[in-house]
RNA sequence: ACAAGCACACGGGCGCUCCAGCCAGGAGCUGAGAGGGAGCUAGCGCGCUCCAACCGUUGAACCUGACCCGGGUCAUACCGGCGGAGGAAGUGAGAGGUCAUGAUUC
Numbered sequence: 001a002c003a004a005g006c007a008c009a010c011g012g013g014c015g016c017u018c019c020a021g022c023c024a025g026g027a028g029c030u031g032a033g034a035g036g037g038a039g040c041u042a043g044c045g046c047g048c049u050c051c052a053a054c055c056g057u058u059g060a061a062c063c064u065g066a067c068c069c070g071g072g073u074c075a076u077a078c079c080g081g082c083g084g085a086g087g088a089a090g091u092g093a094g095a096g097g098u099c100a101u102g103a104u105u106c
Stems, first nucleotide, its partner, number of pairs: 001098002006092003009057004015029005021046002036051005062087003068081004
């Protein structure tokens, strides 16, 4: 100095199109994930909470820059760039082990 996997803990997102409307609805696209389960609330609104799933915990989740740049699409972080950018959430065991370097002794 040390990986995968493990245990516990923590962080994060839910966009676009079409239809339908009042059911917090259905179909499709990309994606690991675009709300699966339970509950609450709204109706000039179409959301919130908990649990689950999924991804991430320092180089890649996610946020910001960003109403960014190039391409493409009916449209969208849809693809690429920016980007090892800035921010962002970890400990334990693994390990009395393994590897590297140095010192001392023989």